A computed fold for a 93-nucleotide RNA from uncultured Selenomonas sp., annotated as THF (Tetrahydrofolate) riboswitch aptamer. The organism belongs to Selenomonas, within Bacteria. Rfam family: THF (Tetrahydrofolate) riboswitch aptamer. The literature on the family includes a 2010 paper in Chem Biol by Ames et al., "A eubacterial riboswitch class that senses the coenzyme tetrahydrofolate". The model forms 82% of the base pairs in the Rfam consensus.
């Protein structure tokens, strides 16, 4: 000087176990507050979370077992994507 690698995290699928269906939560908008973001440091106008507030909205069915719905929670397994961005640093040559 070339080439490469690796994280948090996102995200398809599947699987358990809940939760809701008396409609919570998910998503969408705002305002505070906060935290993370390759091995180090810096770090947004990005990205995630709490709270509080706003719009907008739903699939039950069964006698029971159970069986559906829901842009549902967590947890495991898989495939995927993956440093905003700067600056060192690893590996190869």
């Nucleotide at each position: 000087g070339c080439a490469g690698a690796g994280u948090a995290g996102g995200u398809g699928c599947c699987u358990g176990c809940g939760c809701g269906u008396c409609a919570a939560g998910u998503g969408c908008c705002g305002a505070u507050c906060g935290g993370a973001c390759g091995g180090g440091g810096a770090g947004u106008u990005g990205c995630c979370g709490a709270u509080c507030g706003g719009a907008c909205g739903a699939a039950g069915g069964g006698a029971a077992a159970c069986c559906g719905c829901g842009g549902u929670g967590c947890a495991g397994g898989u495939g995927u994507u993956g440093c905003a961005u700067c600056c060192c640093g690893c590996u190869g040559c």